[in-house]
Context: one part of a larger RNA
RNA sequence: GGCGCACGGUGGAUGCCUUGGCACUAGGAGCCGAUGAAGGACGGGACUAACACCGAUAUGCUUCGGGGAGCUGUAAGUAAGCUUUGAUCCGGAGAUUUCCGAAUGGGGGAACCCACUAUUCGUAAUGGAAUAGGAUUCAUAUCUGAAUACAUAGGGUAUGAAAGGCAGACCCAGGGAACUGAAACAUCUAAGUACCUGGAGGAAGAGAAAGCAAAUGCGAUUUCCUGAGUAGCGGCGAGCGAAACGGAAGAAGCCCAAACCAGAAGGCUUGCCUUCUGGGGUUGUAGGACACUCUACACGGAGUCAUAAAAGAAGAACAUAAACGAAGCGACCUGGAAAGGUCCGUCACAGAAGGUAACAACCCUGUAGUUGAAAUGUUCUUCUCUCCUGAGUGGAUCCUGAGUACGGCGGGACACGUGAAAUCCCGUCGGAAGCUGGGAGGACCAUCUCCCAAGGCUAAAUACUCCCUAGUGACCGAUAGUGAACCAGUACCGUGAGGGAAAGGUGAAAAGCACCCCGGAAGGGGAGUGAAAGAGAUCCUGAAACCGUGUGCCU
Numbered sequence: 001g002g003c004g005c006a007c008g009g010u011g012g013a014u015g016c017c018u019u020g021g022c023a024c025u026a027g028g029a030g031c032c033g034a035u036g037a038a039g040g041a042c043g044g045g046a047c048u049a050a051c052a053c054c055g056a057u058a059u060g061c062u063u064c065g066g067g068g069a070g071c072u073g074u075a076a077g078u079a080a081g082c083u084u085u086g087a088u089c090c091g092g093a094g095a096u097u098u099c100c101g102a103a104u105g106g107g108g109g110a111a112c113c114c115a116c117u118a119u120u121c122g123u124a125a126u127g128g129a130a131u132a133g134g135a136u137u138c139a140u141a142u143c144u145g146a147a148u149a150c151a152u153a154g155g156g157u158a159u160g161a162a163a164g165g166c167a168g169a170c171c172c173a174g175g176g177a178a179c180u181g182a183a184a185c186a187u188c189u190a191a192g193u194a195c196c197u198g199g200a201g202g203a204a205g206a207g208a209a210a211g212c213a214a215a216u217g218c219g220a221u222u223u224c225c226u227g228a229g230u231a232g233c234g235g236c237g238a239g240c241g242a243a244a245c246g247g248a249a250g251a252a253g254c255c256c257a258a259a260c261c262a263g264a265a266g267g268c269u270u271g272c273c274u275u276c277u278g279g280g281g282u283u284g285u286a287g288g289a290c291a292c293u294c295u296a297c298a299c300g301g302a303g304u305c306a307u308a309a310a311a312g313a314a315g316a317a318c319a320u321a322a323a324c325g326a327a328g329c330g331a332c333c334u335g336g337a338a339a340g341g342u343c344c345g346u347c348a349c350a351g352a353a354g355g356u357a358a359c360a361a362c363c364c365u366g367u368a369g370u371u372g373a374a375a376u377g378u379u380c381u382u383c384u385c386u387c388c389u390g391a392g393u394g395g396a397u398c399c400u401g402a403g404u405a406c407g408g409c410g411g412g413a414c415a416c417g418u419g420a421a422a423u424c425c426c427g428u429c430g431g432a433a434g435c436u437g438g439g440a441g442g443a444c445c446a447u448c449u450c451c452c453a454a455g456g457c458u459a460a461a462u463a464c465u466c467c468c469u470a471g472u473g474a475c476c477g478a479u480a481g482u483g484a485a486c487c488a489g490u491a492c493c494g495u496g497a498g499g500g501a502a503a504g505g506u507g508a509a510a511a512g513c514a515c516c517c518c519g520g521a522a523g524g525g526g527a528g529u530g531a532a533a534g535a536g537a538u539c540c541u542g543a544a545a546c547c548g549u550g551u552g553c554c555u
Stems, first nucleotide, its partner, number of pairs: 001554009015540001016505002020476002022473007029465002031165002039100003042055003046078002050074002052059001061094006070082003105114003116133006136162009170201001171199005181188001185235001211218002222249004232240002253457003256401001260279009284435001286400004290394005300388004311384010322371003328344001330343004345362002347351001353365003406430008416442001437452005492499002512539001515526004
């Protein structure tokens, strides 16, 4: 030195565990903000660095309920206190809430600096102190008011609103790629995706036919199933890809403009025009105005979360604390410990779960079931209340959304790439008819059929989950599961945008080793605790690599 054997050290795999995650289900909630948000800075404790909580009323204040013996957080300790005159704790409502931050008196390198006005306190006076106010824009009202006479611009004041945040989700709109695929690549695809911007809501958008269709026709929109990878589109390549019908979920319909009437104001050419307000009226087998004839003031109907709108009361349910809640302090055995084993019982609308020194229906918390709210919120019902005429006939006249529909040219969206290309939208140039009217039925024309554009509103069924409550898992179990089970978006890195860890386990209970010995200490040996200390603090188990000690054999 090698190969074995034995015993160790180091190390932290494995096993077991779970306080943390992940994915869902059901219900709720779906916004906060100038009454100053989200997010922070700095403070507040007897001792106090941090976290949590709170804000100069600072580990808390008031009040209304619950609850009933201890309490002064994590967090031990000492001190000093509180509490059956009901504390701590839980819930409802309120008060306080420094400074920064949209930040809004001006400034500023966020958490700082510097003023002004009014009122008050105070000083002999100056200095000082307190409270309140004031940014900008828009709307409305009002007072003023230039060049410039009227006026206008401008200025002041009051009232109201806006701003900013976010949930890395969902929705709508304005912009809008490339890699890639086509086995290259240019039309095409990826894709109207990613991304940027604006806007909103609890959903958004769409929506009551100028629709779909072609039969005995249907009757707003949305979503799902189907139709169907069909009809089609396509360097007819790669690929893209409907719709109607049918079945379901859910269902809800309305209001203006105009004609006409009345009133007011303004204009002037003096009998017309314009504007505003009220009535009227809202559709396609056309409707309305207009004329006429019935009907009618509620006995009927509807309702304030669409369709018109203000408020009150009562009751109920639910939510936000809670309360009651059955049955073995059974015997023996093992053990450190009984919930285990054996034997004997009990309850069950409760044998969900968790804890308790091993595995507990009957020990504890609970569970099933039953009960419960002063206050606030949500929903529902009823009452008070509020609101509402409905038809017919006539066919002379009037009205029924114009730079609109539509066309040419150039683009875009439609499953549809210009195609035979309807339909919808935009730019540009033209530009109707108007009820004997107009549009559509995939070029276009005729017949036929369906519908009435150029104004507006509209719940539900649908999408999503930062969040709350209850629960579930052939999900993970500390290199997994969130980046984060632990004081983690921390430490650390970077000028910055940004990147971004590692790190869980004594024991049932600290009972965390009094005392003695060696040592300067660290550490160790006794002693003691404990079931165990080879469980002694990075302490359950304790693999391997790696490093040793002793010994056998070989060299």
A computed fold for a 555-nucleotide part of an RNA from Priestia endophytica, annotated as large-subunit ribosomal RNA, domain I. It matches the Rfam family "Bacterial large subunit ribosomal RNA". Its family is annotated with structural constituent of ribosome and ribosome in the Gene Ontology. The organism belongs to Priestia, within Bacteria.